Predicted 3D model of a 73-nucleotide RNA (transfer RNA) from Suillus subalutaceus. Its Rfam family is "tRNA". It is annotated as a transfer RNA. Rfam's curators write: Transfer RNA (tRNA) molecules are approximately 80 nucleotides in length. Taxonomically the source falls in Suillus (Eukaryota, Basidiomycota, Boletales, Suillaceae).

């Protein structure tokens, strides 16, 4: 300088053909314990990277930018 792949909870990630935002693990309540851990159960937590555009309707499509990152030069 040329092709690509990521970005979703606090952390690893899933998410679909455009209409519900979601698991685990954390933390945080409760139940258990003498008190903790395990182990139950619960709800809590989110600017779906930013910005326009397309659409009744965008995490998801289309264009620009940002970062990381993987080839090739």
């Nucleotide at each position: 300088g040329c092709c690509g792949g990521a970005a979703u909870a606090g952390c690893u990630c899933a998410g679909c053909u455009g209409g519900g935002a979601g698991a685990g693990c954390a933390a945080c309540a409760g139940a258990c314990u003498g008190a903790a851990g395990u182990u139950c159960u619960g709800g809590a937590g989110g600017u779906c990277c930013c910005g326009u555009g397309u659409u009744c309707a965008a995490u998801c499509c289309a264009c620009g930018g940002u970062u990381c990152u993987g080839g090739c030069a």
Overview: RNAcentral records the identical sequence in 7 taxa. RNAcentral holds the sequence, with entries from ENA, GtRNAdb and Rfam.